[in-house]
Record summary: A computed fold for a 79-nucleotide RNA from a Syntrophomonadaceae bacterium, annotated as c-di-GMP-I-GGC riboswitch aptamer. NCBI's taxonomy places the organism under Bacteria, Bacillati, Clostridia, Eubacteriales, Syntrophomonadaceae. It matches the Rfam family "c-di-GMP-I-GGC riboswitch aptamer". The family is grouped with related families in Rfam's "c-di-GMP_I riboswitch clan". The coordinates come from a structure-prediction model, not an experiment, and the mean pLDDT is 80. It was read from a public genome assembly, where an Rfam model found it.
RNA sequence: ACUGUUAAGGGCAAACUCGUAGAAAUACGGGGGCGCAAAACCAUGGGUCCGUAAACGUCGGAUUGCCAGGUUGCCGGUC
Numbered sequence: 001a002c003u004g005u006u007a008a009g010g011g012c013a014a015a016c017u018c019g020u021a022g023a024a025a026u027a028c029g030g031g032g033g034c035g036c037a038a039a040a041c042c043a044u045g046g047g048u049c050c051g052u053a054a055a056c057g058u059c060g061g062a063u064u065g066c067c068a069g070g071u072u073g074c075c076g077g078u079c
Base pairs, nucleotide, nucleotide: 001078002077003076004075011036012035016031017030018029019028020027021026034065040071041070042069044068045067046066047063048062049061050060051059
């Protein structure tokens, strides 16, 4: 630098469910484990979702386990 076929130490945690917060999307904690080699981090671009009595997007919110981009990185293999 490229790479994820095997092994070891481990890590994360979908659906569902219980509790809490919220108007909602959702978030956090317990159980759970579908999967993940960046399923680590960043809402920068696109996508999707939500927005209380009403309307609207060029506004606000949510999602990085939708994609791209950026930053960092364990172990193994090859050069």